[in-house]
RNA sequence: GCGCCCGUAGCUCAGUGGAUAGAGUAUUUGAUUCCGAUUCAAAGGGUCGCAGGUUUGAGUCCUGUCGGGCGCACCA
Numbered sequence: 001g002c003g004c005c006c007g008u009a010g011c012u013c014a015g016u017g018g019a020u021a022g023a024g025u026a027u028u029u030g031a032u033u034c035c036g037a038u039u040c041a042a043a044g045g046g047u048c049g050c051a052g053g054u055u056u057g058a059g060u061c062c063u064g065u066c067g068g069g070c071g072c073a074c075c076a
Base pairs, nucleotide, nucleotide: 001072002071003070004069005068006067007066010025011024012023013022018056027043028042029041030040031039049065050064051063052062053061
């Protein structure tokens, strides 16, 4: 340099172009308990890496770009 894959909540991940973007875990609060653990209930937490484009409508499709991983090429 070229190609492919990944980037969504603190973490691990899901998400046919169409409802207010979800789950598990973690955190906080409450219930339970003599106290704790466990269990149960609830809450907070996201401008979907960034910038554009297409579309009535984009996490999803297209382009560019940044970061990570893998492969290939170059290394006179």
Transfer RNA from an Erysipelotrichaceae bacterium, 76 nucleotides, folded computationally. It matches the Rfam family "tRNA". It is annotated as a transfer RNA. Rfam links the family to the GO term triplet codon-amino acid adaptor activity. The RNAcentral record of the sequence draws on ENA.